[in-house]
RNA sequence: AAGGGUUUGCAAAGAGAGUUCCUGCCGAUUAUAGACGGUGGGACGCCGAAGGGGCAAAUUACCAGAUAGGCUGGUCUGGUGAUGAAACUCUCAGGCAGCAGGGAUUUGUGGACCCCC
Numbered sequence: 001a002a003g004g005g006u007u008u009g010c011a012a013a014g015a016g017a018g019u020u021c022c023u024g025c026c027g028a029u030u031a032u033a034g035a036c037g038g039u040g041g042g043a044c045g046c047c048g049a050a051g052g053g054g055c056a057a058a059u060u061a062c063c064a065g066a067u068a069g070g071c072u073g074g075u076c077u078g079g080u081g082a083u084g085a086a087a088c089u090c091u092c093a094g095g096c097a098g099c100a101g102g103g104a105u106u107u108g109u110g111g112a113c114c115c116c117c
Base pairs, nucleotide, nucleotide: 003115004114005113006112007111008110009109010108011107012106013105018044020043021042022041023040024039025038026037027036045096046095047094051092052090053089054088058083059082060081061080062079063078064077065076066075067074
């Protein structure tokens, strides 16, 4: 140098679900109400792709039993615990017209660190 891993900057792509109902305040308009916009609170209904939580096989430790007359070891069965993935699942958080923002992930292009050499 090449290769592998972690992380990060920039660019592009990037889904889902309520224009729901009630109500306070403000704005504009107006004689007033109403409709409109913004912003708080409440209610019910939803989404999963910020983040976060959960576990399967498997591996492993201990205990018990079985296995040829006994012991050790091996093997098998059961029980308890530990480790144990996700785009699965939960829906805590976050989100639910459009715009904006966020957005797992993918591609491209740079940086840092580690392994290897």
Molecule: Glycine riboswitch aptamer
Organism: Anaerolineae bacterium